This is a predicted structure of a 90-nucleotide RNA (c-di-GMP-I riboswitch aptamer) from Rheinheimera sp. EpRS3. It was read from a public genome assembly, where an Rfam model found it. The coordinates come from a structure-prediction model, not an experiment, and the mean pLDDT is 86.
[in-house]
RNA sequence: AUAAUUAAAAGGCAAACUGCACCGAAAGGGCAGGACGCAAAGCCACCGGUCUACGGCGUUUAAAAACGUUACGAUAGCGGGGUUGCAUUA
Numbered sequence: 001a002u003a004a005u006u007a008a009a010a011g012g013c014a015a016a017c018u019g020c021a022c023c024g025a026a027a028g029g030g031c032a033g034g035a036c037g038c039a040a041a042g043c044c045a046c047c048g049g050u051c052u053a054c055g056g057c058g059u060u061u062a063a064a065a066a067c068g069u070u071a072c073g074a075u076a077g078c079g080g081g082g083u084u085g086c087a088u089u090a
Stems, first nucleotide, its partner, number of pairs: 002090004012038002017033004022029002036077001042083003046080003049075003055070006
């Protein structure tokens, strides 16, 4: 440098849940605790999926509002893909 990932893991990450006088309309995220798991559970919304719907649009309504729809929001710990890296083996 290249290829592979059966087993292991020095070091690393951290689900549920709990707390917060954190951010957000929400989904969700952040911080602290926690530890179910993870060999990329590092990073990137490019493809598919899923979640949300402030605002927009439509319908109804006297109005308030309700319902439907919509990603420009979210999820990288849903999958694929891209990219960087650790360990071991050859």